[in-house]
RNA sequence: GCCGGUUUAGCUCAGUUGGUAGAGCAACGCUUUUGUAAAGCGAAGGUCGUCAGUUCAAGUCUGACAACCGGCU
Repeated sequence: GCCGGUUUAGCUCAGUUGGUAGAGCAACGCUUUUGUAAAGCGAAGGUCGUCAGUUCAAGUCUGACAACCGGCU
């Protein structure tokens, strides 16, 4: 230099054909217990890597850039 992949909650990851952004774990609150753990319940937590474009509507499609991983030279 060229090619490919990944980027979504604190962490690990889903998100199908473009149509209300989700799960598990962690942390927090409550119940239970003499107390802790475990268990159950609840609430909270997101500019979907960045900037543009297409569209009535973009996590999803297109382009550029960035970070990380891999391959080729």
Molecule: transfer RNA
Organism: Candidatus Nomurabacteria bacterium UBA5155